[in-house]
RNA sequence: UUCUUGAGAGUUUGAUCCUGGCUCAGGGUGAACGCUCGCGGUGUGGAUAAGGCAUGCAAGUCGUACGGUUCUGAAGUGGACUUUGUCUGCUUCAGAAUAGUGGCGAACGGGGUAGUAACGCGUAUCUACCUACCUCUUAGUCGAGAAUAACUCAUCGAAAGAUGAGCUAAUACUCGAUGGUCUCAGUUAUUUUUGUUAAAAUAACUGAGUAAAGCCGCAAGGCGCUAAGAGAAGGGGAUGCGUCCGAUCAGCUAGUUGGUGAGGUAAUGGCUCACCAAGGCUAAGACCGGUAGGGGGCCUGAGAGGGUGUUCCCCACCAAGGGUACUGAGACACGGACCCUACUCCUACGGGAGGCAGCAGCCAUGAAUAUUCGGCAAUGGGCGAAAGCCUGACCGAGCGACACCGCGUGCCGGAAGAAGCCCUUCGGGGUGUAAACGGCUUUUCUGGGAGAGGAAGUCCCGUUUUGCGGGAUUGACAGUAUCCCAGGAAUAAGGGACGACCAACUUCGUGCCAGCAGUCGCGGUAAGACGAAGGUCCCAAGCGUUACCCGGAUUUACUGGGUGUAAAGGGAGAGAAGGCGGUGUUUUAAGUUCUUCCUUAAAGACUACGAGCCCAACUCGUAGUAAGGGAAGAAUACUGAAACACUAGAGAUUGCAAGGGGCCAACAGAACGGUCGGUGUAGGGGUGAAAUCCGAAGAUAUCGACCGGAAUGCCAAAGGCGAAGGCAGUUGGCUAGUGCAAUUCUGACGCUGAUCUCUCGAAAGCUAGGGGCGCGAACCGGAUUAGAGACCCGGGUAGUCCUAGCUGUAAACGAUGGGUGCUAACUUUGGGGAGUUUCGACCCUCUCCGAGGUAAAGCUAACGCGUUAAGCACCCCACCUGGGGAGUACGGCCGCAAGGCUGAAACUCAAAGGAAUAGGCGGAAGCCCGAACAAGCAGUGGACCAUGUUGCUUAAUGCGAGAGUGAGCGCAGUACCUUACCCAGGCUUGACAUGCUUGUCUUAAUGCUUCUUUCGAAAGAAAGAAGAAUCCUACGCAAGUAGGAGGGCAAGCACAGGUGUUGCAUGGCCGUCGUCAGCUCGUGGUGUGAAUCGUAACCUUAAGUGGCACAACGAGCGCAACCCCUAUCCUGUGUUACAUGUGUCACAGGAGACUGCCGGGUAUAACCUGGAGGAAGGCGGGGAUGACGUCAGGUCUGCAUGGCCCUUAUGCCUGGGGAUGCAAACAUGGUACAAUGGUAGCUACAACGAGAAGCAAAGGCGUGAGCCGGAGCAAAUCUCUAAAAAGCUACCCCAGUUCGGAUUGAAGGCUGCAACUCGCCUUCAUGAAGCUGGAAUUGCUAGUAAUCGCGGGUCAGCUACACCGCGGUGAAUACGUUCUCGGGCUUUGCACUCACUGCCCGUCAGGUCAGGAGAGUUGUUCUUACCUAGAGUCCUACUAUGUAGGAUGAGGGUAAGGGCAAUGAUCAGGGCUAAGUCGUAACAAGGUAUCGCUACUGGAAGGUGGCGAUGGACUAAUUCUUUU
Repeated sequence: UUCUUGAGAGUUUGAUCCUGGCUCAGGGUGAACGCUCGCGGUGUGGAUAAGGCAUGCAAGUCGUACGGUUCUGAAGUGGACUUUGUCUGCUUCAGAAUAGUGGCGAACGGGGUAGUAACGCGUAUCUACCUACCUCUUAGUCGAGAAUAACUCAUCGAAAGAUGAGCUAAUACUCGAUGGUCUCAGUUAUUUUUGUUAAAAUAACUGAGUAAAGCCGCAAGGCGCUAAGAGAAGGGGAUGCGUCCGAUCAGCUAGUUGGUGAGGUAAUGGCUCACCAAGGCUAAGACCGGUAGGGGGCCUGAGAGGGUGUUCCCCACCAAGGGUACUGAGACACGGACCCUACUCCUACGGGAGGCAGCAGCCAUGAAUAUUCGGCAAUGGGCGAAAGCCUGACCGAGCGACACCGCGUGCCGGAAGAAGCCCUUCGGGGUGUAAACGGCUUUUCUGGGAGAGGAAGUCCCGUUUUGCGGGAUUGACAGUAUCCCAGGAAUAAGGGACGACCAACUUCGUGCCAGCAGUCGCGGUAAGACGAAGGUCCCAAGCGUUACCCGGAUUUACUGGGUGUAAAGGGAGAGAAGGCGGUGUUUUAAGUUCUUCCUUAAAGACUACGAGCCCAACUCGUAGUAAGGGAAGAAUACUGAAACACUAGAGAUUGCAAGGGGCCAACAGAACGGUCGGUGUAGGGGUGAAAUCCGAAGAUAUCGACCGGAAUGCCAAAGGCGAAGGCAGUUGGCUAGUGCAAUUCUGACGCUGAUCUCUCGAAAGCUAGGGGCGCGAACCGGAUUAGAGACCCGGGUAGUCCUAGCUGUAAACGAUGGGUGCUAACUUUGGGGAGUUUCGACCCUCUCCGAGGUAAAGCUAACGCGUUAAGCACCCCACCUGGGGAGUACGGCCGCAAGGCUGAAACUCAAAGGAAUAGGCGGAAGCCCGAACAAGCAGUGGACCAUGUUGCUUAAUGCGAGAGUGAGCGCAGUACCUUACCCAGGCUUGACAUGCUUGUCUUAAUGCUUCUUUCGAAAGAAAGAAGAAUCCUACGCAAGUAGGAGGGCAAGCACAGGUGUUGCAUGGCCGUCGUCAGCUCGUGGUGUGAAUCGUAACCUUAAGUGGCACAACGAGCGCAACCCCUAUCCUGUGUUACAUGUGUCACAGGAGACUGCCGGGUAUAACCUGGAGGAAGGCGGGGAUGACGUCAGGUCUGCAUGGCCCUUAUGCCUGGGGAUGCAAACAUGGUACAAUGGUAGCUACAACGAGAAGCAAAGGCGUGAGCCGGAGCAAAUCUCUAAAAAGCUACCCCAGUUCGGAUUGAAGGCUGCAACUCGCCUUCAUGAAGCUGGAAUUGCUAGUAAUCGCGGGUCAGCUACACCGCGGUGAAUACGUUCUCGGGCUUUGCACUCACUGCCCGUCAGGUCAGGAGAGUUGUUCUUACCUAGAGUCCUACUAUGUAGGAUGAGGGUAAGGGCAAUGAUCAGGGCUAAGUCGUAACAAGGUAUCGCUACUGGAAGGUGGCGAUGGACUAAUUCUUUU
C1' cells in the first nucleotide's frame, strides 16, 4: 500500500441462568435409489471380486543387411508334339509378395493400486556411476576363416512339437593386422588436500592390450559400421528434513554396529565373505501390531485447520499366487523364458495349452458404472532411404440428466370475474387473466434446399535449390455443425414441502388404529403433524431421499476452552531427565529481523487484459500473485552460546524465641473391671413399656486391701506444631523443622518436576508372637413388628493395645497443585522485634511471620471468593471432554490374601448435571386462627317405620349424581298423564314450524263444527246426517259469471322431530376450598435471568384491619362500609287494627353508637383493658353479598349450542305394565324405649303465611274421617285458625306397663275417567321390636343447643316423618392450644412440579439384545528349529556346448510358540422392556441424618463395627463479626 474475511436455531426445567451432549439450516460427491423428462454443448462413467474369462483386435517393421521360395512380365536359349502354334525346361533382367537368418523396436505407449509406514513419496542437496537411438568434433573402415537356419531327405508324436543326416548366405559368428586424448602397468614433473607419511587430478614418456560391415546409386554422393571425446536428455546411488493410529506393543538387535582385507557391481556401501572389536537403536517412542500407494491437487473453512487422493500430470509398485535368472544400452520384462502352486481347457491318457489390473465384451459380486462402434484424416510413437506398414495410444462417434453450462415449453390483450373443483358465517370467497376468445411471433419441431473449418503435408513437373512456382492428391467424424425457404402455438413440466426449527393452510377420512418422524414430537372422534382433495410455498428438466466429507462445533480450544460446587488438582514429600529462570559488561550471531538471488515442473486456483466456440460452461494466450526450502550478505533490542563481574533470589553464620513436631525410657492420679475380707438384705439392672440377665451358693449398695489393662479430666481456645496422614498426663534423653533480629560469608548455587525408582501415608484388614480392663463387627438370646436377618435391651468372639513385617486405600476435603511478583481498608488472635513511656511493666504506635472474621475494586453461571484469591500476570506439573455400560471386562504390573494401579468396547438414552427462582410437601421450626380439640348439651351407630342408594331380580325394574364436594340429591308431589323404560297395536311431510310445486274447493270437497253408526282396548280406520264459511276487482238490473287475495284439503319436495352420543368440544348456572384473607397491577428500585421489593421486621385486628418503620410510591379485586330484617326512641299518617289515647299497632321517614368521654396499659400511635352514660359498646344480632383461582368437579335429561348418529324410526300416538319388585348392605330422617312421663278433663299466650276451578264461617247430621249448607272474603275487614309445649285437677306407680306404637283384620270417608298392582284419612279390633344402643362418629358458644307446635310451596288427591319458613319455652360449658383435623403468614430442607395418593432402590419371574468367561474345536497369519527340495545362480572337479558334487533356494512336511477371527454345553454380570412378585434403602430430621474407605453379615434393597467428611435438619451454649 492493496485485497479478502467470521450470522445462528431446536431440545434437559413449572419457569431461569449456566455446563453439556444430540439434532437442523450451508457447501461438496466417480455416487446410488424414487418420481419425472423437450433440446444442445463440455466433461465424466466397475469405487465391490488384484474374482474368473468365450471371441476379436491392442507391436511390429525393414527385400536399400542375407540366402532362398512363389508369382507376373520381357529378352535369350533348349526339349516334346503334325506347321501356324501349344506344352514344358534353363539363363538374364524388371516388378510384386515374404516363411527363415539378420538389424532395430518390443524396458515406450496402455492398465491397475494388491503390496509398501519405506529414502516409497515430497522437498533441498550430493556423486563413488551408466546411457541405444539423436547432435557436434576427431580418427578410421585392412586381410582371412569356420559355421548355421531357411531348403532337401529321413524318423518319432493324436497334438504341441522334436530329432538325425546333408547343402548354403550375410550388416550373423571367429581369427589376424593397424590404432588414438581408450584400458592396464611403470617413470618423471606440476597442482590440490592433509600435521606428516600419503591420496587424487593433470601433463609428458615407455611397455602391454582391445576395433570395424557393408548396402543403394552411372556418378557425385547418401545411408550405415568402428574407436575416442563432448553435448542434450534419461537413468542408478547417497544424505538432511517432512510423512497415519495403538504404550492394554517397553525393551529391540549376531551381518546385528564398526574396522581391516577380499569378492561383487556401471557405481558407493555388510551388498556378500573371512578375521577382529562389542557395539548399534530406544520414552523426541525403538521393536511389535493395525491401516494405507505418495505428491501436484480436490472439497470444506474467515482463517488456522480438517477431510480426501476419481478423471488430468509426476513418482513408486504390480502383471493369476510365489521364486529365478537369460537377452539387452536399458528388464529380473503385462500381450518373453524356466520352475513350483492353484484354477481352466485339449487329449488317442502317453502328454500338452493358457493368463483381459490393454480396447470392446461375458459371467459372478454388488445399491451401482457404457459399444464385442468408425478411422489412422489430425497429434504422437515403432520400423524403414523412402513410398509406406503397424498403432483399441489417439482422434471421433454411440449409451447414461452422472455433473456443470445454455435454450425452450410461447408473447400481448381478454370479466368486478364463465364452467368445473374447493371452502363458506350461505352473504360470499378462492383457483383467476388463469381458461375460452382476439391478435402476434417461430427459438425449438417437421419438411425441403445449400453446406463447412479442422489440410499441415506427401507425390509429380519445372526451377534462380537451407527455397520458390505450377499441377495432382489426402476427412473417420459427416451430408454433421452452420445457413436459407415453407408450415403451424404448433412437439415439450415436473418434484418436494406446507406443527416449530423453516418459506407455505383449509376441508374431508381415520380414531394410540392405519401411519408419520432429521430433532422436539404427532395420532386415544372436531389431527394446519397420518391418508386424500383444494389451495399455497420452494426449486425447476429436474426435484427429493439415502450414504459419506468439511462447516456450523470455541464440542480437543496454536489462533481459541477449562478443573471450589457442573466432567476435571495426583493422598503427601524428596528428587535424576526435561521445561522455565535475577543484575551489569564484552564477544558471537544459532534463534529473530531485513536485503538480494535460486527454487517451488506443467496443469489446476485467483487477479488483470485479451482470444476461440452466438453466450456460458469449456478451451487458449500474455502478465502477475503465496507460504515453504536453499545460498550469500547485513543488523544485534530480545532469547541462546562463551567469558568476566555483581547481590535484591537461594543458602550459610551469630543471637533470641515458641510449640500436643518425631523417637525412646521412667513415673503419676481419677475412673473401670476382678480377687479377698467386713457391714448389710431383697431385690438389682434395663426400657417408650418390658423381658432376656444378675441375686438367699447373699447380688445391688457401702468400707478396706491387692491385681490388671486401656485412656489421659480441668487447663482447652476462634489456639499451637507438622509436607500430608496426624500430634495432648508428668519428667528425662536423642532428634528434625520454623519464626524474628543483626551483620558477615558464598555468589544464581533457583522454581517446577513426566517416568523408572525412593520415602511417608487414618481406619479397617493380613502374617507371627505377646496382651486383653472397657468397648465391640460376627454370633446367641430378649423385645418391637405383618415380618425384623435392623433400630432398643442383655451377653459376646475377632479386633481395638504392644513388638516385627505386609497392605497403600478414604468425603486422604479448603472437594481449591507448587512457586514468584502486584493490587483498598478495618478487626480478633498466636510468635518475635522496634519506637514511645516508665523505677520496671501495662496501655499506645509501627513492623515481620502464622491463624480467623467483615468487606472495596475485580472475578464468578450463580452460590460465593476477595493480600491465606476463586483478582491481575508469568513458569512448571497433573487432570477433563454427554449420561449409562464402568472404575467393569480383557491384558499387564504389585500383593500372603482381601484387593490395588493401569483401564476399554459392543450396546443403550436425549438427556445426565450445577446454581439459583416460584410453588407444593415435611413423622422440620416459629407465630396465629377455626364448633378443630378440650369443657359441655343433644344425638347418630342398636329397635320399628319412612325415604334415598347399592346389590339382586325382572320383559322393564328409565337416566344422571359417587371421598370430603353422591345417597329425604336432580324430584317444590311417580295410580293414568308426567315417562325418557318394557310389551302390544297404530301413523309416516308426521304431535309442532316455515317455504315451494301441482291438483282441488271456496252456492262446497274425502276439509271444519255438532251428531250418529261399524270395527277396535284405545289410538286409529271407514261411513252417514245436519249446519256454518271472508274480502277485492270487472261484467251484469239481478241471479250469477270470471279473475285475484286469504283460507281449507290431497299428492309431492325442501324439511320437521330425537330425554340418541360427547359436560374430556361448549355457553349459562351451580358445588367446593371459603366469608378463608388473601389475589394482583402501574411507575420505580434490585437481579444476566426466572423472579423479587411493594405484600418480610415490630405492635394490633375478625380482617393485607389499622399504626409505626422501610426502595419504595400509589392503585385495583377482595375485607369493611353502602343494602335488607331486627332491638330503642322520635316524627308523620290513621283503615280493615286498637277502642277514644301521653297512641298498643301498622305503614313511611328519621334519630341513635363514633372508642365520642374518663382511668390504666402500649416508647408513641394504632389498639387493648376497665368505667360512666345509654335500649344497645367496641363488627349490637341476623341476612344478602363469595376476590385471583383450584378440582378437564356437576349438569348436552332445565335451557341454549358445535360435531357425530337415527329418518315407515333412536321420531309421533295409544292401551297395559314398570320406575313402589326384595336375601342383604349403607346413608338421611321420624317415632320410641317412658314418671322432667303417659292418659283424661279444665284452661292461657304467638308469629310467618295462604285463599276464586279458592279459603269457607254459622247451623245441622255422623263416634269419626266427613257430609249437608253456603254467611263472608280477591282479604290488617272474611276464612284457613284449634296454636302446642306450658299451667291447674285427677288417675297411672316402674311393668314390655294406661310406655311404645309397628303389623294385621273388619267397616267406612275423600279425591279422581280410574285407588288391583299403587293413594290418603277415619272408627273398632290387633299390640311386634324396643328398657338409652360396640368400634366409631355428628351438630351446637345464646335467644344458640334442646324442646313445642304453626304456616307455605308443589298439588285433583297423596307416600310430607321431606323441604322452605314462623314463632313459644329455653339451658350447660370454654382451664386452655399439648394433641386430632383444616387453614393463613414467615423461616428452613427437598432428588417433588401429574407437585408426598410425589419420587424412587434392589432381589426374584417373563421377553429380548450385545459383550465377557468357558472343557475346548476350527480357520487364518507370523516366528523359530529341524527334515526335504524345483528352476536358476555361484563354487569345485572332470571324460568340459556337458556331466557329477557342494552351497543357496520358492514350495512341501514335522514340532513348539505368538497374534487374530469364528464357533461352544454351561456360567456370571449388564442394557432395554405401558400396567408381574417381595419389601421400602434414598430424597423432608425420609421417620435409625446421609455419604466415603474398610471388615463381617443378610431373600433383596441393606444392617452392624472402626476411622473420616458435612455435600446434615432442629435447638441451645460459647466465640467472632456487622450495625446502632
The RNA shown here (small-subunit ribosomal RNA) has 1524 nucleotides and comes from a Minisyncoccota bacterium. The coordinates come from a structure-prediction model, not an experiment, and the mean pLDDT is 83. Its Rfam family is "Bacterial small subunit ribosomal RNA". Gene Ontology terms of the family: structural constituent of ribosome and ribosome.